[in-house]
Predicted 3D model of a 73-nucleotide RNA (transfer RNA) from a Candidatus Nanoarchaeia archaeon. The sequence is in RNAcentral, with records from ENA. Rfam family: tRNA. It is annotated as a transfer RNA. Taxonomically the source falls in Candidatus Nanoarchaeia (Archaea, Nanobdellati, Nanobdellota).

RNA sequence: AGCCCCUUAGUCUAGUGGUCAAGGACGCCAGGUUUUGGUCCUGGAAACCGCGGUUCAAAUCCGCGAGGGGCUA
Numbered sequence: 001a002g003c004c005c006c007u008u009a010g011u012c013u014a015g016u017g018g019u020c021a022a023g024g025a026c027g028c029c030a031g032g033u034u035u036u037g038g039u040c041c042u043g044g045a046a047a048c049c050g051c052g053g054u055u056c057a058a059a060u061c062c063g064c065g066a067g068g069g070g071c072u073a
Stems, first nucleotide, its partner, number of pairs: 001072007010026004018056001028044005049065005
C1' cells in the first nucleotide's frame, strides 16, 4: 500500500428492513428473605462506533471516516 472480516449496556451476546419497550446471561443498585454475609426471590439503571445516503420505515442496506483483527506485497 491493496484486499477481507468485525464494532450492540461495565463484560459476553441475540437480532439479517416493520412492535409496545432493542431481548438474554454475568456484573451493578434497591427491596424482600437471613442474626450478618452468601444463596434465593422481586424490582431498577445501563447499549446499537461517528457522519451522510436509500426507504413510508435502518441496529439491519449503501458510501465515507474511526478503532480492532487477518491475508498478501